[in-house]
RNA sequence: GCCUUUGUAGUUCAGUGGUAGAACGUUUGCCUCGUAAGCAAAAGGUCGAGGGUUCAAAUCCCUCCAAAGGCU
Repeated sequence: GCCUUUGUAGUUCAGUGGUAGAACGUUUGCCUCGUAAGCAAAAGGUCGAGGGUUCAAAUCCCUCCAAAGGCU
């Protein structure tokens, strides 16, 4: 220098055009003599950045940034 993959909640990940989700974690309540466990609820995201296509983009296209891998 070129190619490929990945980037979504605090963490690990789903979601392949039509209201952004799960598990764990966090907080609150219930339960308990108390803690853990269990049960219930809540909070937490401008989907890496910018632009384009579209009635509509996390999703498709372009550029850039970051990480991992490969070739030279």